[in-house]
RNA sequence: GGCGGCGUAGCUCAGCUGGUUAGAGCGUGGGAUUCAUAAGCCUAAGGUCGGUGGUUCGAGUCCACCCGCCGCUACCA
Numbered sequence: 001g002g003c004g005g006c007g008u009a010g011c012u013c014a015g016c017u018g019g020u021u022a023g024a025g026c027g028u029g030g031g032a033u034u035c036a037u038a039a040g041c042c043u044a045a046g047g048u049c050g051g052u053g054g055u056u057c058g059a060g061u062c063c064a065c066c067c068g069c070c071g072c073u074a075c076c077a
Stems, first nucleotide, its partner, number of pairs: 001073007010026004019057001028044004050066005
């Protein structure tokens, strides 16, 4: 350099055929309980959906380019 995959909450990941509100588990805060703690229970917060542009009535989802990570491969020395 070429090809392919991935990027969504603090972490690990879902998200169907584009359709009204973006979710789960863990973690974190709070509550209740206990003499106290842990576990379990109740509850809340937390998101530029990597970036820009485009298509569309409508984009996390489709298209183009760019950025980052991973894998395969080629070349140079």

Predicted 3D model of a 77-nucleotide RNA (transfer RNA) from an Anaerohalosphaeraceae bacterium. It was read from a public genome assembly. Rfam family: tRNA. Its family is annotated with triplet codon-amino acid adaptor activity in the Gene Ontology.